[in-house]
């Protein structure tokens, strides 16, 4: 060399997670000629020879084993964008506030700012008016009996002469009510360009003297304080793109290396 038959292997691998770790079950990525059953996420089986039972198919090579080479894909570290969520308050911006008076305005020699004597706005308190209320006064109505006068009619009492009492009308008046009246008196006022006397004089108005240039502080400008967080500076999250930094790695494609038995 060849041909039977076996045995080791292999019948998929990775990445993240999760684990003291390892390997599975879910996720993703890659790939296929690439077994079957049964077990598992507050989970299942082991422990560095790191799934566990059970069954099956291939099997020393296109399928085992190594080594270089490429590299899909995963997490990963810097950076950038946009969004969200804290904090800081030097600078810048804006707001307020007090200042200052350089410019502006405005006012001032028809006299500012200050001084000095007053007024009035405010309080009392008395008096005036004013207006109302009540009373008084002056008129008028007003009682069917329980008010007055005066009492026809009628009624009582008398024998009579003559008396009582007494309703209507009339007259009158009490309470009450209307009216006039401001002449008197009291009262009380969201009344008075009103008077007098006192008081207050913070504040605002306003007169006279006095003096001789300045007063406001509106707007800009400077100062200084607080606030705000838009500008800026920072911390954390989330997505998104690009590069980049380390790790791990399917898969290809070269190179190489692989047992044991019998027979020819």
């Nucleotide at each position: 060399c060849c041909g039977u038959g076996c045995u080791a292997g292999a019948c998929g691998g990775g990445g993240a997670g999760g684990u003291a770790g390892c390997g599975g079950u879910g996720c993703c990525c890659u790939g296929u000629a690439a077994c079957c059953u049964g077990c598992a996420a507050c989970c299942c089986g082991c422990u560095a020879u790191a799934g566990c039972a059970g069954g099956g198919u291939u099997g020393a090579a296109u399928u085992c084993c190594g080594g270089u080479u490429u590299g899909a894909g995963g997490c990963u570290u810097u950076u950038c964008u946009u969004c969200u969520u804290g904090g800081a308050a030097c600078c810048g911006g804006c707001u307020u506030u007090g200042g200052u008076a350089a410019g502006u305005a405005g006012u001032g020699u028809u006299g500012a700012g200050g001084g000095c004597c007053g007024g009035g706005u405010c309080u009392u308190g008395c008096g005036c008016a004013a207006c109302g209320g009540a009373a008084a006064c002056g008129g008028g109505u007003g009682a069917a009996c329980c008010c007055c006068g005066c009492c026809a009619g009628g009624u009582c009492c008398g024998g009579a002469a003559g008396g009582a009492a007494g309703c209507a009308a009339c007259g009158g008046u009490a309470a009450a009510c209307c009216c006039g009246c401001c002449c008197u008196u009291u009262c009380g006022u969201g009344u008075g360009c009103c008077g007098c006397a006192a008081g207050g004089c913070a504040a605002c108005c306003u007169g006279g003297c006095u003096g001789g240039a300045g007063c406001u502080g509106g707007c800009u400008g400077c100062c200084a304080a607080a606030g705000u967080a838009c500008g800026u500076c920072u911390g954390g999250g989330a997505a998104g793109g690009a590069a980049u930094u380390g790790u791990c790695g399917g898969g290809a494609a070269c190179c190489g290396g692989u047992g044991c038995a019998c027979g020819g």
A computed fold for a 264-nucleotide RNA from Firmicutes bacterium UBA3943, annotated as Bacterial large signal recognition particle RNA. Lineage of the source: Bacteria > Bacillati > Bacillota. Its Rfam family is "Bacterial large signal recognition particle RNA". The family's RNA type in Rfam is non-coding RNA gene. The sequence was found by an Rfam model in a public genome assembly. Model confidence (mean pLDDT): 75 of 100.